[in-house]
Context: one part of a larger RNA
């Protein structure tokens, strides 16, 4: 200088502590470990691996093992040589790719030949998800949206360095103010983008009976109009800008006043020097090492779905603030053509048949549920809870045996609120209720989004975790 301290000062964070709701017990999903096993493909390893890569292993995928095949090779580029196609079709075989017949069938020519495409040959070379992330580029976690990291000239100091970044106020903030042998200046903060909350305009293929007419069993159905709601352009508005105390006459703090919104309005996007030889050679590039009739390619079938156990994330519950009928009401954002599929039928029921409309503000998906009323059930392992099993069956798909999802009858486990211990969350949050996309033929309890209802609590910083400043000691560098 740092970098430790069961040293001090100060300051912040759902870090404590108030508070609500969990996880640890239960049955499930799903990841990890471990064992098994021909093979259970690799990888992730405290926080920052474990519903992670993987936004979807029936085959493919697929990197694994197991048997059959091929060697200039599935793929690329030169070189000679053959034929005119290549594509397609139809036999034969094969578990099946391979393989074996046989039919179809180019183009320009100055008729030498070119193109171009098969195919057959030689090496040169292809390939490698093989190894090293402790050779690497590139990306990424993480400490941390922490308030911090530095530099140029000056000054000090023999030097390493100081100094400026320390003080006294202040703020989310190295934010500002003031003060100083400093004076400035970068990268970080804040601001500039995006959303969202008011209004105003300009538009009117959705909304409106707002005003007017016409129809209808009914519906903005139709005429007509953008008044309102919305759609998406363009601008306004917030700036401690007004007022009052406080403070140093500062910065700024308290409170108020107008206002939709107030002191950073609420969200997201942005992640500084640097750390952890932090992860990724399996997204992809790469050095360098290893394979080359195989550590490469390709095919069938198995495996990645095994299961005495642990361990993480979840999800449904254990019930009356429930359950279960029955008849009403209100969303947002999404996504549709090898697609979304109304409407009518048929089937308890998944789904089927026929089929309008829709490249979508115009048609579809679609039914939102939690809720409200009625009704019933009256503290049972029950009208709670749903595993597990059995039959019958739909749907995807060459194929659901290993190993989908879904329905329907039946069947009806454990669970009566969970020990140390531990996790999330300060407002449209938590909690609790759908509901949609990505991936995807199928095949979500997860993942990213939307949207309804919609709380308690914060008295404080004594103490636990992490972090910032300053100062101190030091058997550390």
């Nucleotide at each position: 200088u740092g970098a430790c301290g069961g040293g001090g000062a100060c300051c912040c964070g759902c870090a404590c502590a108030a508070g609500c709701g969990g996880u640890g017990g239960a049955g499930c999903a799903u990841g990890u470990g471990g064992u098994u096993u021909a093979a259970u493909u690799c990888g992730a390893a405290g926080c920052a691996a474990c519903g992670c890569g993987a936004a979807g292993a029936a085959c493919c995928u697929u990197a694994c093992c197991u048997g059959a095949u091929c060697u200039u090779g599935a793929c690329a580029u030169c070189c000679c040589g053959a034929u005119g196609a290549c594509c397609g079709c139809u036999u034969c075989g094969u578990a099946a790719u391979g393989g074996a017949a046989g039919c179809u069938u180019u183009u320009c020519u100055u008729c030498g030949g070119a193109a171009c495409a098969u195919u057959g040959g030689u090496g040169a070379c292809a390939g490698g998800u093989g190894g090293u992330g402790c050779a690497u580029g590139g990306u990424u976690g993480u400490c941390g949206u922490c308030a911090g990291c530095u530099c140029g000239u000056g000054u000090c100091g023999u030097g390493a360095g100081a100094u400026g970044u320390u003080g006294g106020g202040u703020u989310a903030a190295g934010u500002c103010c003031c003060g100083c042998a400093a004076c400035g200046a970068g990268c970080g903060c804040a601001a500039c983008c995006c959303c969202u909350a008011u209004c105003u305009u300009c538009a009117g293929u959705a909304g409106c009976c707002a005003g007017c007419a016409a129809g209808u069993a009914g519906u903005g159905u139709u005429g007509g109009g953008c008044a309102c709601u919305c759609u998406g352009g363009a601008g306004a508005g917030a700036c401690u800008g007004c007022c009052a105390g406080g403070g140093a006459u500062a910065a700024c703090c308290u409170g108020g006043a107008g206002g939709a919104a107030g002191g950073u309005g609420g969200g997201g996007a942005u992640g500084a020097c640097g750390u952890c030889a932090a992860a990724u050679c399996a997204u992809c590039a790469u050095g360098c090492c290893c394979c080359u009739u195989a550590u490469g390619a390709c095919c069938a079938g198995g495996g990645c779905u095994a299961c005495a156990c642990a361990c993480g994330u979840g999800c449904u519950a254990c019930a009356a603030u429930g359950g279960c009928g029955u008849a009403a009401a209100c969303a947002a954002a999404g996504a549709g053509a090898a697609g979304c599929g109304a409407a009518c039928u048929c089937g308890c029921g998944a789904g089927g048949g026929u089929a309008a409309g829709c490249a979508a503000a115009u048609c579809u998906c679609a039914a939102a549920a939690a809720u409200a009323a009625c009704g019933u059930c009256u503290c049972a392992g029950u009208u709670c809870g749903g595993a597990u099993u059995g039959u019958a069956g739909u749907c995807u798909g060459c194929a659901a045996c290993u190993c989908g999802a879904c329905u329907a009858c039946a069947u009806g486990a454990a669970g009566c609120u969970g020990g140390a211990a531990u996790c999330g969350c300060u407002a449209g949050u938590a909690a609790u209720c759908g509901c949609a996309g990505a991936u995807c033929a199928g095949a979500a309890u997860g993942c990213u989004g939307c949207g309804g209802u919609g709380a308690a609590u914060a008295c404080g910083u004594u103490c636990c975790c992490g972090g910032g400043u300053c100062u101190u000691g030091u058997a550390c560098a």

This is a predicted structure of a 477-nucleotide part of an RNA (small-subunit ribosomal RNA, 3' major domain) from an uncultured bacterium. It matches the Rfam family "Bacterial small subunit ribosomal RNA". Gene Ontology terms of the family: structural constituent of ribosome and ribosome. The prediction has a mean pLDDT of 81.